[in-house]
RNA sequence: UGGGGUGUAGCCAAGUGGUAAGGCAUGGGACUCUGAAUCCCACAUUCGUAGGUUCGAUCCCUACCACCCCAG
Numbered sequence: 001u002g003g004g005g006u007g008u009a010g011c012c013a014a015g016u017g018g019u020a021a022g023g024c025a026u027g028g029g030a031c032u033c034u035g036a037a038u039c040c041c042a043c044a045u046u047c048g049u050a051g052g053u054u055c056g057a058u059c060c061c062u063a064c065c066a067c068c069c070c071a072g
Stems, first nucleotide, its partner, number of pairs: 001071007010024003018055001026042005048064005
């Protein structure tokens, strides 16, 4: 420099046009003599950034950014 992949919560991770599942962690509560375990509740108005398409974008298009892989 060229090509490809990934980017969603503190961490992992689903979602492929109709407004974002789940798990871990965390906070609150129940239970318990206390703790653990278990159960209940809460937790993403900028889904890497900025534009575009659309009635509507995490999703499609463009550019850029970060990381990873391949080639030179």
A computed fold for a 72-nucleotide RNA from a bacterium, annotated as transfer RNA. Its Rfam family is "tRNA". Rfam links the family to the GO term triplet codon-amino acid adaptor activity.